Context: one part of a larger RNA
RNA sequence: GCCGACGACUCAUAGGUAGUGGCUUGGUUAAGGGAAACCACCAGAGCCAUAGCGAAAGUGAGUCUUCAUAGGGCAAUUGUCACUGCUGAUAGACUCGAACCUGGGUGAUCUAUCCAUGAUCAGGAUGAAGCUUGGGUAAAACUAAGUGGAGAUCCGAACUGACUGAUGUUAAAGAAUCAGUGGAUGAGUUGUGGUUAGAGGUGAAAUACCACUCGAACCCAGAGCUAGCUGGUUCUCCCCGAAAUGCAUUGAGGCGCAGUAGUUGUCUGGACAUCUAGGGAUAAAGCACUGUUUCGGUAUGGGCAGUGAGAGUGGUACCAAAUCGAAGCAAACUCUGAAUACUAGAUAUGACCUCAAAAUAACAGGGGUCAAGGUCGGCCAGUGAGACGAUAGGGGAUAACCUUCAUCGUCGAGAGGGAAAUAGCCCAGAUCACCAGCUAAGGCCCCUAAAUGAUUGCUCAGUGACAAAGGAAAUGGGGUACAGAGACAGCCAGGAGGUUUGCCUAGAAGCAACCACCCUUGAAAGAGUAUGUAAUAGCUCACUGAUGGAGCGCUCAUGCGCUGAAGAUGAACGGGGCUAAGUGAUCUGUCGAAGCUGUGGGAUGUAAAAAUACAUCGAUAGGGGAGCCUUCUACCUUAGAAGGAAGCCCCUGUGCGAGCAGUGAUGGACGAACCGGAC
Numbered sequence: 001g002c003c004g005a006c007g008a009c010u011c012a013u014a015g016g017u018a019g020u021g022g023c024u025u026g027g028u029u030a031a032g033g034g035a036a037a038c039c040a041c042c043a044g045a046g047c048c049a050u051a052g053c054g055a056a057a058g059u060g061a062g063u064c065u066u067c068a069u070a071g072g073g074c075a076a077u078u079g080u081c082a083c084u085g086c087u088g089a090u091a092g093a094c095u096c097g098a099a100c101c102u103g104g105g106u107g108a109u110c111u112a113u114c115c116a117u118g119a120u121c122a123g124g125a126u127g128a129a130g131c132u133u134g135g136g137u138a139a140a141a142c143u144a145a146g147u148g149g150a151g152a153u154c155c156g157a158a159c160u161g162a163c164u165g166a167u168g169u170u171a172a173a174g175a176a177u178c179a180g181u182g183g184a185u186g187a188g189u190u191g192u193g194g195u196u197a198g199a200g201g202u203g204a205a206a207u208a209c210c211a212c213u214c215g216a217a218c219c220c221a222g223a224g225c226u227a228g229c230u231g232g233u234u235c236u237c238c239c240c241g242a243a244a245u246g247c248a249u250u251g252a253g254g255c256g257c258a259g260u261a262g263u264u265g266u267c268u269g270g271a272c273a274u275c276u277a278g279g280g281a282u283a284a285a286g287c288a289c290u291g292u293u294u295c296g297g298u299a300u301g302g303g304c305a306g307u308g309a310g311a312g313u314g315g316u317a318c319c320a321a322a323u324c325g326a327a328g329c330a331a332a333c334u335c336u337g338a339a340u341a342c343u344a345g346a347u348a349u350g351a352c353c354u355c356a357a358a359a360u361a362a363c364a365g366g367g368g369u370c371a372a373g374g375u376c377g378g379c380c381a382g383u384g385a386g387a388c389g390a391u392a393g394g395g396g397a398u399a400a401c402c403u404u405c406a407u408c409g410u411c412g413a414g415a416g417g418g419a420a421a422u423a424g425c426c427c428a429g430a431u432c433a434c435c436a437g438c439u440a441a442g443g444c445c446c447c448u449a450a451a452u453g454a455u456u457g458c459u460c461a462g463u464g465a466c467a468a469a470g471g472a473a474a475u476g477g478g479g480u481a482c483a484g485a486g487a488c489a490g491c492c493a494g495g496a497g498g499u500u501u502g503c504c505u506a507g508a509a510g511c512a513a514c515c516a517c518c519c520u521u522g523a524a525a526g527a528g529u530a531u532g533u534a535a536u537a538g539c540u541c542a543c544u545g546a547u548g549g550a551g552c553g554c555u556c557a558u559g560c561g562c563u564g565a566a567g568a569u570g571a572a573c574g575g576g577g578c579u580a581a582g583u584g585a586u587c588u589g590u591c592g593a594a595g596c597u598g599u600g601g602g603a604u605g606u607a608a609a610a611a612u613a614c615a616u617c618g619a620u621a622g623g624g625g626a627g628c629c630u631u632c633u634a635c636c637u638u639a640g641a642a643g644g645a646a647g648c649c650c651c652u653g654u655g656c657g658a659g660c661a662g663u664g665a666u667g668g669a670c671g672a673a674c675c676g677g678a679c
Stems, first nucleotide, its partner, number of pairs: 012090002015087009026048003032042002052059002062074004094232002097229001101222006112196001114194007121186001123155003126151001130147006159183003163180005198214001200210003207216001235627006245258003249254001259383002262379004267374002273347006284336001285334002290330003294326005301319002303316002306313002350370006386411006393404003416427003431601004436597003442591003445576003451588001453587006464578001470563002475559002477556004482551001490547001492545003496520003502514001526541001531538001602617005631678003640670001647666001649664001651662004
């Protein structure tokens, strides 16, 4: 791990409530008696009900409050005893599960100190004090050589420890092995016997050790401690069906009340829609208030700098109140002001059948059936972690699969079709069956069901099939100027004279700067467009002619493209592939779902037996209803011993299902069914 067995909402007591039953000449006994025992039977004490109101005296269909029958409160009535289900309380209270705490005992054969008595440490090295002799001294000190054998001395076995590495890691071993390694005459090591006990001991002190157990040993008991926590909680079918919110909480993953589900009643008749009438101050808008903001005018005050002895006066490209004109802004501004929403009223129910004749359609009327909303109660659950999308907002960076409110939707608790795949997006709500039909979203070249459909544009980028500011004679559309009396571009030629205009200047001659910008010749030519010179010169343009021969210049708002565009396996149409099979507009077909329809079956509700009609039958937490089965037991002890019980194996039939029934085989002695009880 698998298989089998066992395994979890119980029992008691007194309540609440629903259903069923007995009695209702109201109901009913308790302790106790009874008896071999359990019943029967006896026992009426007591309990509930029969009248309430008031704190009470009390009064009474009323009573209390009160000066008051002014008003108001409560009342003006009502069974009871059992059984069964559900449910709150008390108890272990659905079940398993702590770490702990308290009491009484057992442990120092492990280990920590201590006590008593024993044992034990190869070999080698170093060479303290002291002493002896020589030298030395007045005597000492001192010094040399010997002798000597000290030490928590040195090297190193036994012994003892445990610093490193490897092996081992379901080991040979619940701590070892191998190779190195520390101490090894000492605070050494070790044998035997003994001492100290858990609110404690012992500790060269690590919270270490106290029998593989130590921030408080072990054993038994209190004890089924408690667990707002985790896991588990066993057969079927049918009906309904949530919440993840508010307030409060030593509260935040728990509870209480409300909200919301179920079930069972009472009363009412709506709901949706249309129309009408309301109040409000949001969007928008506005500047009349409160604030804020720019420019200009007038103006006064200040600054600055003049003048005046002073008073004052006039100046100012400075600052600025107030006021006028123009132009803006606001969640906490409003002279204004919607759409929705909300409240009230009015009108009008929806589907089907029937009266109903008579060919069809529509409307009105009478009758019937079904569905549909709300109110107030009884009983009794779950929920109180929500998620994303849309809309109006706050926070954030108008970031987040971010966070927080409001109004909706979906998921949650929802399958099916579409979006390649994809809880929350789009379509659509699955009672069952069918090799029937019609559609929705979305599709119709192939993968892949259905038009390589139609008309008319656009796109050439594989854009389509990821992205911005910015960039560009890409291309489609509109307007307009010029143009065979020759445009636009190119090329050839001219582009002059007064004049070097004047002024200024060292110079200023078209071309530093300033003013003016005329006249003449002419086809045309500026008192000069850009270079250039010190100034001239030179080159060039405007403007004109010739050449040549057809379009060309400017502009507008847009459609579709291009560029901008660099990432780690190839990976940004689902793939093939596509110039439409891309994209805009228009049109007709067709495919496409558990949607709708058709045919047949089942269930629930109205609804009580059938028939019939209409409506309904997705579902988690959860509520309600109806059933199946195992084991034990009561009763009949019945069927059944080779003519074969239970069990087991296969098959058949049957029931919506849990299941049930039966033939056959096996098996070899127990043991059904009906109606009950317990579990």